[in-house]
RNA sequence: GCCCUCGUAGUAUAAUGGACAGAAUGCCUCGCUUCGAACGAGGAGAUAGGGGUUCGAUUCCUCUCGAGGGCG
Numbered sequence: 001g002c003c004c005u006c007g008u009a010g011u012a013u014a015a016u017g018g019a020c021a022g023a024a025u026g027c028c029u030c031g032c033u034u035c036g037a038a039c040g041a042g043g044a045g046a047u048a049g050g051g052g053u054u055c056g057a058u059u060c061c062u063c064u065c066g067a068g069g070g071c072g
């Protein structure tokens, strides 16, 4: 330098172009307990960034940034 795959809560992840982006774990609050743990109830928290296509984009196109891999 070229090519391929990927980027979503703190973490590891799901989502045929369609309603409010789902679940796990962690975190917070409450219950329970002598106090904790476990358990039960509730809550907050995410689509790497810009542009485009579309009635509608996590998804498709493009550029940038970042991670991994391959070739030279």
Stems, first nucleotide, its partner, number of pairs: 001071007010025002013022001018055001027043005048064005
This is a predicted structure of a 72-nucleotide RNA (transfer RNA) from Candidatus Wolfebacteria bacterium CG03_land_8_20_14_0_80_36_15. Model confidence (mean pLDDT): 80 of 100. The organism belongs to Candidatus Wolfeibacteriota, within Bacteria.